[in-house]
The prediction has a mean pLDDT of 76.
This is a predicted structure of a 394-nucleotide RNA (Bacterial RNase P class A) from a Bacteroidales bacterium.
NCBI's taxonomy places the organism under Bacteria, Pseudomonadati, Bacteroidota, Bacteroidia, Bacteroidales.
Rfam family: Bacterial RNase P class A. Rfam classes the family as a ribozyme. Rfam describes the family as follows. Ribonuclease P (RNase P) is a ubiquitous endoribonuclease, found in archaea, bacteria and eukarya as well as chloroplasts and mitochondria.
RNA sequence: GCAGCAGGCUGUUUCAUCGUUCUCCUCGGAGCAUAGUCGAAGAGGGGAAAGGAAAGUCCGGACAACAUAGAGCGCCAUGCUUCCUAACGGGAAGAUAUCCGCGAGGGUAUAGUAGUGUAACAGAAAAUAACCUCCCCUUCGGCUUUGCUCAGGGGAAAGGGUGAAAAGGUGAGGUAAGAGCUCACCGGUCAUGGUGGUGACACUGUGAGCCGUACACCUUAUGGGUUGAAAGACCAUGUAUACCGGCGCCAAGGACUGCUCGUCCGAUGCCGGGGGGUAGGUCGUAUGAUCCCGUAAGUGAUUGCGGGACAAGAUAAAUGAUGGAAACCGGUUCAAAUGUCUUUUGCAGAUGAACGAACAGGAACAGAAUCCGGCUUACAGGCCGGCUGUAAAC
Numbered sequence: 001g002c003a004g005c006a007g008g009c010u011g012u013u014u015c016a017u018c019g020u021u022c023u024c025c026u027c028g029g030a031g032c033a034u035a036g037u038c039g040a041a042g043a044g045g046g047g048a049a050a051g052g053a054a055a056g057u058c059c060g061g062a063c064a065a066c067a068u069a070g071a072g073c074g075c076c077a078u079g080c081u082u083c084c085u086a087a088c089g090g091g092a093a094g095a096u097a098u099c100c101g102c103g104a105g106g107g108u109a110u111a112g113u114a115g116u117g118u119a120a121c122a123g124a125a126a127a128u129a130a131c132c133u134c135c136c137c138u139u140c141g142g143c144u145u146u147g148c149u150c151a152g153g154g155g156a157a158a159g160g161g162u163g164a165a166a167a168g169g170u171g172a173g174g175u176a177a178g179a180g181c182u183c184a185c186c187g188g189u190c191a192u193g194g195u196g197g198u199g200a201c202a203c204u205g206u207g208a209g210c211c212g213u214a215c216a217c218c219u220u221a222u223g224g225g226u227u228g229a230a231a232g233a234c235c236a237u238g239u240a241u242a243c244c245g246g247c248g249c250c251a252a253g254g255a256c257u258g259c260u261c262g263u264c265c266g267a268u269g270c271c272g273g274g275g276g277g278u279a280g281g282u283c284g285u286a287u288g289a290u291c292c293c294g295u296a297a298g299u300g301a302u303u304g305c306g307g308g309a310c311a312a313g314a315u316a317a318a319u320g321a322u323g324g325a326a327a328c329c330g331g332u333u334c335a336a337a338u339g340u341c342u343u344u345u346g347c348a349g350a351u352g353a354a355c356g357a358a359c360a361g362g363a364a365c366a367g368a369a370u371c372c373g374g375c376u377u378a379c380a381g382g383c384c385g386g387c388u389g390u391a392a393a394c
Stems, first nucleotide, its partner, number of pairs: 001390005007384004012326007020049008031038001032036001051365001055376002058374005063228004070261004075224005080094005095110006111219002115217005131160002134155005141149003168186006187211002189208008232283004241274001243273005253265004290309008328362002331359004339351004343346001
């Protein structure tokens, strides 16, 4: 220099004019109505105003209602260790197994196994099996007659084949032939001792012939009430629940939760039909598990202490428009330094391309709606430092 890995920050600046929403101050004085700490429209001035993801609605909560609060079953989610957090299916740091990469690094999985099921095709057979082959016994027949072979019966799974995988491997003994049948070594599994570690685990010693893999069901531990800001609370205005039917008076009916129990509401009520009035306003609603700076502890996520800040609040939905300058990105043209090479050693040629100028163009993903913590997805460009690979020069 080039190519990468993981991480952090940012993601336009400024001036002028006009405009929108909220809030505060001043002026103002319609109206209410008997009066004042009331007060509309309007005018002027000060201040603030869309993100790192506001997206997805995938998780966890705060908050609100049911509600005074439960139990069981079902259903759902998670599942290695330690730590962080209000909590999480999140984050940090690790362990073991396994995959990708030369590497820096990046993925996936992780509770249990007593039982059940599946593993296409091929193959005899996917776990009590026999296609070829091996061994033993027997009758008759045949033949090249100490035997071999046809046929029948029994034994075995060592050799061969099929397959992703034939059920630990190698060697020896043993056997009619064989097999962990026995033994030695190795591998796996289980139990246990020692050392290290908070721990998951790692290293190591001893023992046990204990010995197929994967997935699913199943079991188990922990957790989960439901609905959601159009949640909900309050105020004002207005009317008719007139009428019909059914059930009913400690009942019917209903709420909580998918079901059951249970609890509560219900004392002229409930359900259905039909009908009437209103749909206006206030709160929720921005002070928080909040943000910024410094400092201490920690590998880190994060935590403590000190100081400072208050930063949109609409309800059909505002946070903008125009113009100029600057900055950024790539392109075209002009110009071109240090350096390097050649050499006729010159104000030379070649190479090189930092810095600079002009011109036109481009400028990502994308808009709050109760709020917060995560995850996932999208993103032009710029900056910061750490690490890896690679060639050359000094």